[in-house]
RNA sequence: CUCUUAUCAAGAAAGGCUGAGGGAAAUGGCCCGUUGAAGCCUUGACAACCUGCUAAAGCUUGAAAAUCAAGCGGAAAGUAAGGUGCCAACUCCAUCCCGAUGGAAUAUCGGGACAGAUAAGUC
Numbered sequence: 001c002u003c004u005u006a007u008c009a010a011g012a013a014a015g016g017c018u019g020a021g022g023g024a025a026a027u028g029g030c031c032c033g034u035u036g037a038a039g040c041c042u043u044g045a046c047a048a049c050c051u052g053c054u055a056a057a058g059c060u061u062g063a064a065a066a067u068c069a070a071g072c073g074g075a076a077a078g079u080a081a082g083g084u085g086c087c088a089a090c091u092c093c094a095u096c097c098c099g100a101u102g103g104a105a106u107a108u109c110g111g112g113a114c115a116g117a118u119a120a121g122u123c
Stems, first nucleotide, its partner, number of pairs: 003121006013043005021032003026095004044087001046085001049083003052079003058072006091115001096112006
């Protein structure tokens, strides 16, 4: 980088270096920022996608049985050790299509597409 699937309304910041931008891209908007943006480093948190661990239901086997033992199993379950991710605003909002409301709108609401992000897999 290609493709596939899932998720995207929740959640979570301090310190150091540095010093002007940043919110993916384009346009428009709206925000954040010298009370310190982006980036890098350290620590901490959040989350639970993958792995690990625990493990309910259920199942199998043995013993005559209550029951016990061993094995399988793996929940809309738990945990957070490992691999990622993430820690302003819905993915900050709109853009294209459809629907509802409306006299109408460049208005409001809902759905979808496109794009993007992340994970797991894949050429």